Background
Guanidine-I riboswitch aptamer from Chachezhania antarctica, 103 nucleotides, folded computationally.

[in-house]
Parts: sequence; C1' cells; structure tokens
RNA sequence: AUGCGCGGCAUCUAGGGUUCCGUUCCCACGGGAAGCAGGUCCGAGAGAUGCCGCCGGGGCGCACCCUCGCCCCGGUACACGGCGGGGCAAAAACCCGGGAGAC
Repeated sequence: AUGCGCGGCAUCUAGGGUUCCGUUCCCACGGGAAGCAGGUCCGAGAGAUGCCGCCGGGGCGCACCCUCGCCCCGGUACACGGCGGGGCAAAAACCCGGGAGAC
C1' cells in the first nucleotide's frame, strides 16, 4: 500500500412522528382542527437481552482415525461522526451510512 472477514434474526428501550384508536376544542352532527398524557405504528453500526451462526478448547457416540452428530466451557473486539437525500401515513439514532469528514 492492497484484498478479505469482523455475521443474522427476534424482543425491548432511547428516539420518532400522525395512518388508525383515543384526548382536547369547534361544528351545519356529515365531520373538521391540534402531536397531544397515551394505545396501535416505525425504531438504533456506535443501546440492552435472548436465540442462531462462526471460531477455539474439552468430552461422548461410531472397532480405530478422519468425517459426522451431540454436550460442556470460552470467544464474537473497537467505534467521534455531519449537511443533504430516501421511504412508509409521517418522522426519526430507520436506509444512503462503521458513508463525507475528524482523530
């Protein structure tokens, strides 16, 4: 200097808005307005938990080794971050994006 890998899903939270419900106000009683304590809804790479996957070690099964299957233990690091754009009803720590940039 270059290449590859550093994983996936679910539940929840921080957060988010307004489809639906509800609340408040108005009304010609058909509805309308307001994001508004809330429910539904969206929701984290740098948040939590769990499961799976992968890696290492040990053990069991198979005549034995390999392979395969199962069980147990451990590991799965670190992480400052715009503007702008996208989509769903709309917005967002969602996606662009571990991006641009900084160190």
The source organism's lineage runs through Bacteria, Pseudomonadati, Pseudomonadota, Alphaproteobacteria and Chachezhania.